[in-house]
RNA sequence: GAGUUUGAUCCUGGCUCAGGAUGAACGCUGGCGGUCUGCUUAACACAUGCAAGUCGAACGGUCGUAGCAAUACGAUAGUGGCGGACGGGUGAGUAACGCGUAAGAACCUGCCUUCAGGACUGGAAUAACAGAGGGAAACGUCUGCUAAAACCGGAUGUGCCGAAAGGUGAAAAAUUAAUUGCCUGAAGAGGGGCUUGCGUCUGAUUAGCUAGUUGGAGUGGUAAAAGCACACCAAGGCGACGAUCAGUAACUGGUCUGAGAGGAUGAGCAGUCACACUGGGACUGAGACACGGCCCAGACUCCUACGGGAGGCAGCAGUGGGGAAUUUUCCGCAAUGGGCGAAAGCCUGACGGAGCAAGACCGCGUGAGGGAGGAAGGCCCUAGGGUUGUAAACCUCUUUUCUCUGGGAAGAAGAAUGACGGUACCAGAGGAAUAAGCCUCGGCUAACUCCGUGCCAGCAGCCGCGGUAAUACGGAGGAGGCAAGCGUUAUCCGGAAUGAUUGGGCGUAAAGAGUUCGUAGGUGGUAAUGAAAGUUUGCCGUUAAAGACUAAGGCUUAACCUUAGGAGAGCGGUGAAAACUACAUAACUAGAGUAUGGAAGGGGCAGAGGGAAUUCCUGGUGUAGCGGUGAAAUGCGUAGAGAUCAGGAGGAACAUCGGUGGCGAAAGCGCUCUGCUAGGCCAAAACUGACACUGAGGAACGAAAGCUAGGGGAGCGAAAGGGAUUAGAUACCCCUGUAGUCCUAGCCGUAAACGAUGGAUACUAGGUGUGGCUUGUAUCGACCCGAGCCGUGCCGUAGCUAACGCGUUAAGUAUCCCGCCUGGGGAGUACGCACGCAAGUGUGAAACUCAAAGGAAUUGACGGGGGCCCGCACAAGCGGUGGAGUAUGUGGUUUAAUUCGAUGCAACGCGAAGAACCUUACCAGGACUUGACAUGUUUGGAAUCCGGGUGAAAGCCUGGAGUGCCUUAGGGAGCCAAAACACAGGUGGUGCAUGGCUGUCGUCAGCUCGUGUCGUGAGAUGUUGGGUUAAGUCCCGCAACGAGCGCAACCCUCGUUCUUAGUUGCCAACAGUAAGAUGGGAACUCUAAGAAGACUGCCGGUGAUAAACCGGAGGAAGGUGGGGAUGACGUCAAGUCAGCAUGCCCCUUACGUCCUGGGCGACACACGUACUACAAUGGGUAAGACAAAGGGUAGCCAAGUCGCGAGGCCGAGCCAAUCCCGUAAACUUACCCUCAGUUCAGAUUGCAGGCUGCAACUCGCCUGCAUGAAGGCGGAAUCGCUAGUAAUCGCAGGUCAGCAUACUGCGGUGAAUCCGUUCCCGGGCCUUGUACACACCGCCCGUCACACCAUGGAAGUUGGCCACGCCCGAAGUCAUUACUCUAACCGAAAGGGGGAGGAUGCCGAAGGCAGGGCUGAUGACUGGGGUGAAGUCGUAACAAGGUAGCCGUACCGGAAGGUGUGGCUGGAUCACCUCCUUU
Repeated sequence: GAGUUUGAUCCUGGCUCAGGAUGAACGCUGGCGGUCUGCUUAACACAUGCAAGUCGAACGGUCGUAGCAAUACGAUAGUGGCGGACGGGUGAGUAACGCGUAAGAACCUGCCUUCAGGACUGGAAUAACAGAGGGAAACGUCUGCUAAAACCGGAUGUGCCGAAAGGUGAAAAAUUAAUUGCCUGAAGAGGGGCUUGCGUCUGAUUAGCUAGUUGGAGUGGUAAAAGCACACCAAGGCGACGAUCAGUAACUGGUCUGAGAGGAUGAGCAGUCACACUGGGACUGAGACACGGCCCAGACUCCUACGGGAGGCAGCAGUGGGGAAUUUUCCGCAAUGGGCGAAAGCCUGACGGAGCAAGACCGCGUGAGGGAGGAAGGCCCUAGGGUUGUAAACCUCUUUUCUCUGGGAAGAAGAAUGACGGUACCAGAGGAAUAAGCCUCGGCUAACUCCGUGCCAGCAGCCGCGGUAAUACGGAGGAGGCAAGCGUUAUCCGGAAUGAUUGGGCGUAAAGAGUUCGUAGGUGGUAAUGAAAGUUUGCCGUUAAAGACUAAGGCUUAACCUUAGGAGAGCGGUGAAAACUACAUAACUAGAGUAUGGAAGGGGCAGAGGGAAUUCCUGGUGUAGCGGUGAAAUGCGUAGAGAUCAGGAGGAACAUCGGUGGCGAAAGCGCUCUGCUAGGCCAAAACUGACACUGAGGAACGAAAGCUAGGGGAGCGAAAGGGAUUAGAUACCCCUGUAGUCCUAGCCGUAAACGAUGGAUACUAGGUGUGGCUUGUAUCGACCCGAGCCGUGCCGUAGCUAACGCGUUAAGUAUCCCGCCUGGGGAGUACGCACGCAAGUGUGAAACUCAAAGGAAUUGACGGGGGCCCGCACAAGCGGUGGAGUAUGUGGUUUAAUUCGAUGCAACGCGAAGAACCUUACCAGGACUUGACAUGUUUGGAAUCCGGGUGAAAGCCUGGAGUGCCUUAGGGAGCCAAAACACAGGUGGUGCAUGGCUGUCGUCAGCUCGUGUCGUGAGAUGUUGGGUUAAGUCCCGCAACGAGCGCAACCCUCGUUCUUAGUUGCCAACAGUAAGAUGGGAACUCUAAGAAGACUGCCGGUGAUAAACCGGAGGAAGGUGGGGAUGACGUCAAGUCAGCAUGCCCCUUACGUCCUGGGCGACACACGUACUACAAUGGGUAAGACAAAGGGUAGCCAAGUCGCGAGGCCGAGCCAAUCCCGUAAACUUACCCUCAGUUCAGAUUGCAGGCUGCAACUCGCCUGCAUGAAGGCGGAAUCGCUAGUAAUCGCAGGUCAGCAUACUGCGGUGAAUCCGUUCCCGGGCCUUGUACACACCGCCCGUCACACCAUGGAAGUUGGCCACGCCCGAAGUCAUUACUCUAACCGAAAGGGGGAGGAUGCCGAAGGCAGGGCUGAUGACUGGGGUGAAGUCGUAACAAGGUAGCCGUACCGGAAGGUGUGGCUGGAUCACCUCCUUU
C1' cells in the first nucleotide's frame, strides 16, 4: 500500500496478501564452472580403523647389519625428560560475576626473552634383565644383578621468615668442543586465578526468604582476599527498584529484518564458559580435579575356564536408531600451525585437498543473422478469418560449452620436497553440434478462450468459486512471470502507528476505579549565593580480530579474497561551563493554610412535637348490594356489608410551597422546633512562609436487594393460593397474601453506583436565565439598572471530533499524577488465592472457534409510532352474491385419455370472438420413414385424368388414357415420381437463459437530471416549509437556479350556435297523394366538413396584497362541462418457449407424420362467475306508442303462400342514409288472476316435429303437446354503484355450417344518499424508532433431541522434578592413633628423623525409609462450552416488538423468562410546566 464487516458511507478493529531472509525440507525438472555450507531430531547406542607422541645428543640393556675384533651404523621394550591442561568435538547443565563492559588488589605462572649469580662434595636404590612360581585372561608375587640428567645427604648462597639474635633454603649433565641443558634470584612478555559497579528472558494465579544465614574478632586453610572452614559472640542480611519459588535458556562479536527506534536470532567464522556414559573423588603437575589418565558407586555392552576381567566416537570417517532432513570407513603432511628432538626427523582425521549434495551465493551456456505462399499441424471462429508465428523449414555465420589430440604451471623464503594434478591455463581439430523447465492466468496480481463436469468431482493465502452456457474445478490451445531452476511447506522481521520512547487511545467503537482521605513514589511558585550529582563540552584510555562502510588491488568478471582508511554507541579517567533540574544556605508572598466579620442551605447525628390520609376496633343511623374489569369472576355482605356520623388504636410517609432551585466526596438529603456537629461562599488583608498537586499498596464511606439477632407491622407486596385471558399462560389483568419494606445492633460491598466524561492548575469570543454574598456616582429606603466573586442551566465563536456532538462547568490549548484498553465468542467462566455466616464479591486464564463483532451517520423498507391528505375506503343509501334450479369455469376424484397453461388482490363465463369430425396438442388401434412442409444434387417422366382389388380409413397392390409451354434448337421454366445424403420435423424441456407483448401497484402524483451550494463521505439541497389544487396544480418564502419524463393541454366523441352542401335524408309555405309517393323548396330535422364558444374573463366576499376558494351575473354549457384514448422512473426472477420469434438441452423407422374411433362433455363433492326465480311495483290475454347503434352476396332476404309453431315453398330488391335483418321491450289502455307452492316459478322427463351438417349415439340448437322439481328473498361473511349513474327494459354485432344465460356495443325508463373522516382497506407527503436491506412472509432468544470437538470437576491409578528429615555409607582428602613394616640421613648401639600400610573420626556419592511441595498422563461418572442438515417447544429481544427496555439483587418457572425492590434513558407517543432560539 491492497483485499475483507455495509444496500451504500465514514470510523474503530481484527484477519489476510504483496517484500526480505534460512544450516532448511518436500514436489516436478536438471548443462557447466567458481566460492561456501552440510544431524537444527536421540548430550541415543556404537562394530572397525585412525585422531599424542617424541627424545639413543639423559640411562643401563637387548636386537640387527658390516667387520676377525676394536668399533661403526641402525632399531627400541624399560628407566628418565618434555608433551598428553594445547589442538579437535558438543551445548546437556547454568538466570550465574556464567557472559558483556569498565575498573580493582590480596596472587600464581612450565616453555620463551633480558639481567645477575652458581653448578663443590658424597651416598643408597630400582625397572629393564635372570631365576622361581600364581592366573583362563587381565595382570600379579618372590629372590637376585644393574645405570642415569631417576632418588638422597653435606657445603655455598644474592633470596625468604624474623624487631633482633638467628633460622631456613639449589643444582645434571651431554657431545662431534661448539653449543645445548641444569640451579637460584630479579625483571619482561604472554597466560591464568580472585573481587567489584553496571547490563543480561517470562510468570505475583510464586510475597515473604534466610542458621554459616549477616557481621565481629580468633584459629585453620589457599598461590591468593573472603564464612572458604571451624569454635565463640552479636542478631542480623535480602525483598514491591520484585527477594524466594517456578518455567525457559550457554553468553558475546555478530546474523536477519527495519527509514530509524526497535523486533527476532546466536548455524558456519571468532572470543568466553560449561561438559566428556551418569554421579562422586582426589593424585600427578607450572597448569587438571584431566574427552582418547587414575579410584569408587550406578546403568548398559562385551570376554570368561564363573574365580574374575574389559569398555566409554559430544575427535575424523563410518553403523544402527530417531527424523521431513544433513556427506567418503578418501589423499597428503607439499603448504600453514602444533608436540618432541641439537638436528636429521617422527607424530599430527589440526590442517591442506579431493569426493558426495542445485543446499546457498556468483558467473556462463543451451546459438547468431537472414527468412512470408505468413507452409503443415494444433486451437479459436461471426466460417470471412484470427492465432501459434520469423517461430519452423531453408540460406549464411560463430564455437562460449562439448568431444578428441598436444603442451602445461604458480603455489617452494638457501637446497631438496607438490597431496591437489596431467588440475588451472594455452594451442589445434570436429561439428549447431551435448544442454529448458517450473509456476501462474476471478480480484488483490502481470497474464483468456474452448471442451468436460453439474454444490458432484474438486479448488482455496483472504474475499470466495462449483446446483447445465465455470476466464476460479479437470484437460487443451494461447498468454504472463521466473529460469538451471521453479513452486509448496515451516520459521523470523517487515508491512502492524496492531503494546504507539520516536508513535495510539479511554462521552457513544475495547477502555475513568462507586466516592473520598492518605503512605511510598512521581511532579512542583518568585528572586539570590554556593558547590558541581544530573546536563553541555574539550582531551585521554578502551570498545580483539573477522563482519558492516569507504577506497584501492588480486582471481578473464562476479561471488570470494587481500591491503589501507575512517566511523562507532557504551564504559572509565581528566579539564571547563553554570542557563536549567536536583542539593545546601539564607530570603519573599501571587499557591496553600490560620485568624476576624458576615449571610445561605432538604449537609450529618440525637431528642421532642404535629396534622391530613389509609386500615382496624367500638357505638349510632340505615338497607341490599359492595367491590372489581376491556368484559367478568374469585372476594365481602341480611349473622346487616358498602355509605354516613362520633369515639378510639396503630404503623408508615410528610400534599401544597417545590423550581434543569439548594446542600453534600459520592451513595444521598424534603412536616415543625430544639441541642450537638461538619463543610463550602463572600468581605477585608492581620499571621505562617511552598507548608502544594496527584496518589501504587492501605483506610473510611458506600442505593436497593440480601443475611444474623431482637423489636415492629397500617399500607404496599417477591413467593404462594384463587379468579380470568389464552391453543397453552408457571405472565400481563383481578381478589387475597408470607418474607420483606420500618426501628436497634452487626454483616454484605455491589448497580445504567451515569455527565456512560479521574483529579489539579493556567490560558482561550460572547449572549441569556437562575441561586448565594459583596458593592456602585442606584436610592431617603426597598425594587429596577450596573460591577465583582462563587455555584447551577441553555444557546453559541474559534478550535476539536468518525460523526453525533463538546464548546470558560471543554470532549479546545498545555503541564503533572493516577486508573484502564488492545478483534468477536469461549468468559467475568475454570483453577488457585483472599474476604464473607451465606448469597457471593475481588483477582482472573487457556484449549477451541469465527472473519468478523462494533460506533456514528445515510437512503430505503417496515411499525399492533405520530401528523396532514386522498379514494364507493368507511359511513349514508340503492341493488346484489352467499340459500334454490340451471349454465359456465376451477379444484378434487375418476379414467386408456379425461391434452396443456393461468393459482391472493392481479387464476377460476381466463388463453377459448364459440371441442359432434376437423380444431386437438391427449388415449387406443392401424400405417409411413428424406418424411405432411423447405432448399440443394442426380436420374426419369409433361402435368393431369379415369379405374380395379383389399381395408374402418390412411395406406398397400395394380390397370388404362394422355404427350403440354418458351426457345438463339444447345437448352430452359413449372409440375410429378424415384434414389442417396445434407437435412426436415417436434404444442418435447427450460418464462429462473431470452426478445416481444401483457397484468399489477395506478391515471396514484410521483420519478429524475445539469450547474451551484452544504457534507470527509454515503448523500442532502432543489422536491422541504406556509397556503392551495383533481394534480410536484399554482402562489409566496427559501442556497438554490433551471430542465426532463409524468399531471394538465393538444386528439376522438357527446352537448349550443353559425357557415357551406342538399341525396338515398327533410317538408314550413304552394300544388298533390292511400303514402314526402310526386312537382317543388333549402327554411327546419338530419347528414358531414369547417368555424365559433368557456378563459375564474366579469362583479362581491374571504385570503398575506398572491395563488386560490365561496357566492353571483350572463350563458346551451362554469370552474378539468360528460365520456374515451393516453399508463412516468420502477416493483412483483408476476404471466406467456402453447400466438410468434429465439439460445441451450433432448427425440430422429420417433417425443416426427397420416388415419379411424374415443377423450377434452366423466361425477360422491368443494369454490368462483352468471342466468332464471321465489311473485300483485306481479303474471296472463287483447289493443296501442316511441329508439339507437350495427350487419348483409358461399350473404341479408321483402311481398305472397303452407304449417299451431320451429320452419318450408316460391321469389322482388340490395355490394346498401335507397333493399333486407326489423314487430323494439319495459310503457299505455282494458279485462282476468287475489296471496296460494298459486293462472308464481320453470328444472326434469315423455312423445311428436324442424334446421345445420359427410355425420347430431357418446355430444348441437329450435318448435309443439304433456310433465311441473327445488324455490315463499337466503347464516357467518361479502360485492358493485355518487347521475343520465345505480336499478330495470329490450336491440344489435363478432366468433360461427350449426350452437350464447358468455363477451363487446346500443339506446329506452330512471332513482336514493353523501352528517362526516373516529374506525376497516389501499395510496401519497412530512416526521419518528429500528438489532430489518432476500428489507416484518424481516430479524432473532433459550431449553430439549442427535453427531463431533476441545475443556473443567472427580473416588482414584501412574510418572517426572524439587527441597527437607532419618538410616546406611564406597572411593578419597584432612585429622587422630602409634598397631605393623621400613634403603639413603643422624647415631657406637638402642633408637631417632623420614616414609608406607592398618585402624578410628569428620565430611561424603549412590542407595534405603517417611512425610511434603510443584507438575504431567490417565479415570467410572459428571458440568457447562463450541460447531453442525431444512429436528422439537414456545416468542424473550429489535417498531410503543404488541406488558418500553436495560442494570444490581432476591424469589419462582419446561425454556426463552416472569415478578418484587431501588436505579438508568442507551424509551416511543400525548399533554402540561419550565427554559432557550427567531421575529
This is a predicted structure of a 1479-nucleotide RNA (small-subunit ribosomal RNA) from an uncultured bacterium. RNAcentral holds the sequence, with entries from ENA and SILVA. Model confidence (mean pLDDT): 85 of 100.